[in-house]
Context: one part of a larger RNA
RNA sequence: GGUGUACGGUGGAUGCCUUGGCACUAGAAGUCGAUGAAGGACGUAGUAGGCUGCGAUAAGCCUCGGGGAGCUGUCUGCUAGCGUUGAUCCGGGGAUUUCCGAAUGGGGAAACCUCUGCUAUGAUGAAUAGCGAUCUAUGGAUGAAUUCAUAGUCUAUAGAAGACAACCAGGUGAAGUGAAACAUCUCAGUAACUUGAGGAAAAGAAACCUGUCUAAGACGGGUAUUUCCCUAGUAGUGGCGAGCGAACGGGAAAGAGCCUAAACUGAUUACAGGUGAUAGUCUGUAUAUGUUCUGUAAUCAGGGUUGCGGGAGUUAGUCGUGACUACAGUACAGUGUAGUCGUGGAGUAAAAAAUCUAUAUUUUAACCGAAUAGUUUGGAAAGUCUAACCAUAGAUGGUGAUAGUCCAGUAGGUGAAAAGAUAUAGACUCCUAGAUUGAUUUCCCAAGUACUACGGGACACGUGAAAUCCUGUAGGAAUCUGGCCAGACCACUGGCUAAGGCUAAAUACUCUCUAGUGACCGAUAGUGAACUAGUACCGUGAGGGAAAGGUGAAAAGAACCCUUGAGAAGGGAGUGAAAAGUACCUGAAACCGUAUACCU
Numbered sequence: 001g002g003u004g005u006a007c008g009g010u011g012g013a014u015g016c017c018u019u020g021g022c023a024c025u026a027g028a029a030g031u032c033g034a035u036g037a038a039g040g041a042c043g044u045a046g047u048a049g050g051c052u053g054c055g056a057u058a059a060g061c062c063u064c065g066g067g068g069a070g071c072u073g074u075c076u077g078c079u080a081g082c083g084u085u086g087a088u089c090c091g092g093g094g095a096u097u098u099c100c101g102a103a104u105g106g107g108g109a110a111a112c113c114u115c116u117g118c119u120a121u122g123a124u125g126a127a128u129a130g131c132g133a134u135c136u137a138u139g140g141a142u143g144a145a146u147u148c149a150u151a152g153u154c155u156a157u158a159g160a161a162g163a164c165a166a167c168c169a170g171g172u173g174a175a176g177u178g179a180a181a182c183a184u185c186u187c188a189g190u191a192a193c194u195u196g197a198g199g200a201a202a203a204g205a206a207a208c209c210u211g212u213c214u215a216a217g218a219c220g221g222g223u224a225u226u227u228c229c230c231u232a233g234u235a236g237u238g239g240c241g242a243g244c245g246a247a248c249g250g251g252a253a254a255g256a257g258c259c260u261a262a263a264c265u266g267a268u269u270a271c272a273g274g275u276g277a278u279a280g281u282c283u284g285u286a287u288a289u290g291u292u293c294u295g296u297a298a299u300c301a302g303g304g305u306u307g308c309g310g311g312a313g314u315u316a317g318u319c320g321u322g323a324c325u326a327c328a329g330u331a332c333a334g335u336g337u338a339g340u341c342g343u344g345g346a347g348u349a350a351a352a353a354a355u356c357u358a359u360a361u362u363u364u365a366a367c368c369g370a371a372u373a374g375u376u377u378g379g380a381a382a383g384u385c386u387a388a389c390c391a392u393a394g395a396u397g398g399u400g401a402u403a404g405u406c407c408a409g410u411a412g413g414u415g416a417a418a419a420g421a422u423a424u425a426g427a428c429u430c431c432u433a434g435a436u437u438g439a440u441u442u443c444c445c446a447a448g449u450a451c452u453a454c455g456g457g458a459c460a461c462g463u464g465a466a467a468u469c470c471u472g473u474a475g476g477a478a479u480c481u482g483g484c485c486a487g488a489c490c491a492c493u494g495g496c497u498a499a500g501g502c503u504a505a506a507u508a509c510u511c512u513c514u515a516g517u518g519a520c521c522g523a524u525a526g527u528g529a530a531c532u533a534g535u536a537c538c539g540u541g542a543g544g545g546a547a548a549g550g551u552g553a554a555a556a557g558a559a560c561c562c563u564u565g566a567g568a569a570g571g572g573a574g575u576g577a578a579a580a581g582u583a584c585c586u587g588a589a590a591c592c593g594u595a596u597a598c599c600u
Base pairs, nucleotide, nucleotide: 001599002598003597004596005595006594007593008592009591015585016550017549020521021520022518023517024516025515026514027513028512029510030509031163032162039100040099041098042055043054044053046078047077050074051073061094062093063092064091065090066089070082071081072080105114106113107112116132117131118130119129120128121127134160135159136158137157138156139155140154141153142152167198168196169195170194171193172192178185182239208222209221210220211219212218213217226253227252228251229250230249236244237243257502258501259500260446264302265301266300267299268298269297270296271295272294273293280289281288282334283333284332285331286330287329307480309445310444311443312442313440314439315438316437317436318435319434322341323340324339325338326337327336328335344431345430346429347428355427356426357425358424359423360422361421362420363419364418366414367413368412372387373386374385376383388405389404390394396408397407398406451475452474453473454472455471456470457469458468461487482497483496484495485494486493537544538543557584560572561571562570563569
């Protein structure tokens, strides 16, 4: 020095455990903010470093409920106290809530500066309290160049601003990649950026889709939107490469339909026209009037809303229609309009919109809640053995090992002063005279629109035979004898009625709350984070980003003695079932030793 054996050290694998994660199910909720949010800074306890809570009323204040013996967070200790005159604690409501932050009097290098203005109280002081940003809408006042005016300025009221995980709609819009290269194509209208909204969003009540028979003439059918399963990887599309990829139709979920514009009428305002009446003033007669009237424009109200085309106006019928009052220049007769009551109907999830009351259910604290003893092993019984009991409860967790009957609970039942949610009813609110059948040389039926040409885009569809939808440029209709569509186009036939708007449910998601589940993980795993974790640390910054769990049933955390430096450490003693001794469960290997056998 090597090999082996024994005993150690070091180290922290493995086993066991779980406070933490992951995925999902059902339900709830789906917002917070100028009444100052989200997120922070700084403070705040007798002692106080982090976290938690709170805000100069500062681990808290008031009140209403619950609860019933202990309490002063984590966090032990010391100190000082509180509590059956009901504390701590749990829940509802309220008060306080420094400074920064949309941050909003002005400024600013966030948590700071300001002898900045005004108002109120006050003593014209000090001090205290309040107000004063910007933009938008509406109203009012004032008011330049410039006479009127307008711009501007001031002011009142209301609103907005910012945060937020995913889902949704719009706008802008890649590349790595695939095509075994690459350019059309693909990835993909994806990622990313951005605007806006809601609890969902978007879409949505047809200028939609489609057939049968006979063989060219007849007869039809479906019926908004959305989501899912088929149709179907089909028809198509495609350097016909890679790839992309429907619809009709069928089956389910859910189901709901409506309001304007225009014609016509009335009112108000503005402008223009007009003659002393010929137009008008509800009709007839008489009388009176003469910015009454006529035209245009705007606003408001009535009317009207469809494809067996509809509506308006005029006109002819049929059915229906309560009362009162007022008005339509005046008188008489009729007629019409408006209001109130009645009658009938409807309603806040669209078609108008707000609040209150009652009842029921429910959310936010809680409460009641069955049933076991002995024996034995052991440090400890819940284990063994013996004998019982409960069960609408043998879910689960804890307790010194494995407990239906020890504890918390579980099944089942009970419960709210206060605040909220849902449903129903009532109050309440709104509408309430027209409906229908004909006729028609009348009027209306959404215009820089439809459509066309050119250039693009979207449609499964790459310009193709390319319909359909959107629109940048140019041109540019018609009003029902009108228009659009049926995949070039034409004819016939059929379907539908664009150029305005609203609309619940079925559908998507989960920052968050409640309950639960797992052939999910078990500390190099599972979240980056089971611990002071987005912490320490790194970076000018955007940003990057760890490691780190386990004594024991209970601290019973080793009194006392000895060695020693009044040390560390050790040896005794003691605790404990066991030293498991705060470098603490188990304690592998590498690595380092001590002793010894053999070899060299």

Annotation: A computed fold for a 600-nucleotide part of an RNA from a Candidatus Firestoneibacteriota bacterium, annotated as large-subunit ribosomal RNA, domain I. Rfam family: Bacterial large subunit ribosomal RNA. The prediction has a mean pLDDT of 81. The source organism's lineage runs through Bacteria, Bacteria candidate phyla and Candidatus Firestoneibacteriota.